Context: one part of a larger RNA
RNA sequence: UGACGGGGGCCCGCACAAGCGGUGGAGCAUGUGGUUUAAUUCGACGCAACGCGAAGAACCUUACCAGAUCUUGACAUCGGAUGCGAAGCUAUAGAGAUAUAGUGGAGGUUAACAUCUAGACAGGUGGUGCAUGGUUGUCGUCAGCUCGUGUCGUGAGAUGUUGGGUUAAGUCCCGCAACGAGCGCAACCCUUAUCAUUAGUUGCCAGCACAUUAUGGUGGGGACUCUAAUGAGACAGCUAGCGAUAAGCUAGAGGAAGGUGGGGAUGACGUCAAAUCAUCAUGCCCCUUAUGAUCUGGGCUACACACGUGCUACAAUGGACGGUACAAAGAGAAGCAAGUUAGUGAUGACAAGCAAAACUCAAAAAGCCGUUCUCAGUUCGGAUUGUAGUCUGCAACUCGACUACAUGAAGCUGGAAUCGCUAGUAAUCGCGAAUCAGAAUGUCGCGGUGAAUACGUUCUCGGGCCUUGUACA
Numbered sequence: 001u002g003a004c005g006g007g008g009g010c011c012c013g014c015a016c017a018a019g020c021g022g023u024g025g026a027g028c029a030u031g032u033g034g035u036u037u038a039a040u041u042c043g044a045c046g047c048a049a050c051g052c053g054a055a056g057a058a059c060c061u062u063a064c065c066a067g068a069u070c071u072u073g074a075c076a077u078c079g080g081a082u083g084c085g086a087a088g089c090u091a092u093a094g095a096g097a098u099a100u101a102g103u104g105g106a107g108g109u110u111a112a113c114a115u116c117u118a119g120a121c122a123g124g125u126g127g128u129g130c131a132u133g134g135u136u137g138u139c140g141u142c143a144g145c146u147c148g149u150g151u152c153g154u155g156a157g158a159u160g161u162u163g164g165g166u167u168a169a170g171u172c173c174c175g176c177a178a179c180g181a182g183c184g185c186a187a188c189c190c191u192u193a194u195c196a197u198u199a200g201u202u203g204c205c206a207g208c209a210c211a212u213u214a215u216g217g218u219g220g221g222g223a224c225u226c227u228a229a230u231g232a233g234a235c236a237g238c239u240a241g242c243g244a245u246a247a248g249c250u251a252g253a254g255g256a257a258g259g260u261g262g263g264g265a266u267g268a269c270g271u272c273a274a275a276u277c278a279u280c281a282u283g284c285c286c287c288u289u290a291u292g293a294u295c296u297g298g299g300c301u302a303c304a305c306a307c308g309u310g311c312u313a314c315a316a317u318g319g320a321c322g323g324u325a326c327a328a329a330g331a332g333a334a335g336c337a338a339g340u341u342a343g344u345g346a347u348g349a350c351a352a353g354c355a356a357a358a359c360u361c362a363a364a365a366a367g368c369c370g371u372u373c374u375c376a377g378u379u380c381g382g383a384u385u386g387u388a389g390u391c392u393g394c395a396a397c398u399c400g401a402c403u404a405c406a407u408g409a410a411g412c413u414g415g416a417a418u419c420g421c422u423a424g425u426a427a428u429c430g431c432g433a434a435u436c437a438g439a440a441u442g443u444c445g446c447g448g449u450g451a452a453u454a455c456g457u458u459c460u461c462g463g464g465c466c467u468u469g470u471a472c473a
Stems, first nucleotide, its partner, number of pairs: 001473002003470003007467007015457002019421005026312008034303002042053002064298007073121001077120002079117005084107001088103006123287002126285003132281002134276003137272001139270001144183006150159003163174003189264004194232007204221002208219003235258001238252005314414001318373007330361003335354002339350004380411001385406007427449007
C1' cells in the first nucleotide's frame, strides 16, 4: 500500500421488511447429471453451467457408431504425358457411394475439360483457451481508476481523491500544500408523452353534394385522426420556507410533462490463468492408404433414478354453448392467399387481389349480453392408449406436426426451503416474427385488462467511503 475481520462509523440496492404472484407436490415439455449403449458427438458447472452454444437432430445438418468404399484425395496452386468429347439424362448391377453401356454436345488445340502419373502438398469439429489474437460473461451503469508539476517522507509511499455539507453520481459548493488534467458520471444519440409548421397518397371524412340494402363507395376537402420531416417545450426557470448569503432540499403555482419525465443504446482502470483452439484466426504438438474423404443404415430422441427451467391444471372470480365489441407490432412471390365449393375437422379443388399505409395472413383474446352446469374426482382436469385420417417431404418404423371418434391417469393448492416484481410494473389475456420443406409449452417482440404494498434500516445478502486490528501478500 492492499486484502481480510463472527471490529467500529456513514450510505446505497426488490437486500430485508410491507405486499402480490410463483417454484418445491401432480401430469407433460425441455436442458443437465447419472446409468445404459456399437454410438448415445462435443462444449458450458456456485452466483456468472443446466428451454445454455442449438434463430428449430426423420435424410441432410453431424462432428458419434456399424458396415461398404477412396488414397495427390470432397477442396487449392504447380510439373509431365495422353485425348477429342465435360455436365446432364437413360438403362443395367448395387443399400448407396460407385461401376459399365448408351445418349448428350459444353469447350476448342495459346487454352478449358477429362484421364493417367511424379511429388511438393491438400485435409483434420485431432490436442493444448494454462502458448495466443479476436469476441463474451461477471463484479456493475457500481462511482470509481489514474496522471503531470509541486510539497512531505531515508524509502515503500503520501498528498491531490481526506474534511464540513449535498447528490443518482469523485454531482456540485465550501474549506484545505496543493494546483491542474485524463478515463469514467452527466450531456450530446434513438424512442415514448404535448403542441406548432410543412406535406396529403395507398391514410383520414367535419362541412357540401351524388349513389347505395349497406360501406369514404364517388365528386370533393386538409378541418380531425394518422403518417413523417422540421421546430418548440423542462431549466430548480417562477413563488415561499429551510440551508452557510453556497451547493442544494421541501412545498406550491403554471404546465401535456417537474426536479435524471418513462424506456433504450452506451459498461472506466481492473478482477475471476472466468468462457470460447467446435464461429473465425493462430504458435507448438500429433494423424497422413488415416485422427483425411465418400456413402447406406443407426445414434444424438435410450431410462431403476436425481436436479434445473417451463407449460397445463387441481375449478364456480369457473367450465360448456350461442350472440356481440375494441388493438398494436410484424410477415408475404419457390410467398401471403380473399372468395366459392367438398369435408364433422385437420385440409383439399378452383381461384380474385397483392413486391403491399392499397391485397392477404387476420378470428384478436380476456371483455360484454344470454342459456346451462351446482361442488362432485364432476359437463373440473387433460395425461395415456386404440382406430381412422390430413399435411410437409425421395422418405414420418426407429423419430414429425395436426384432425376426428373413443379412452379419461395423476391432480382437491403442494414439507423443509426458495424465486420474481415498486406502476402502465406484478398478475392476467391474446397477436406476431426469426430459424424453418415440415416440426415451440422455447426465444425475441407487440399491444389489451390492470392491482397491492413500502412503517422503516434492527437483522440476512451484495456494494461504496472513512477508520481500526492483523502470525496474510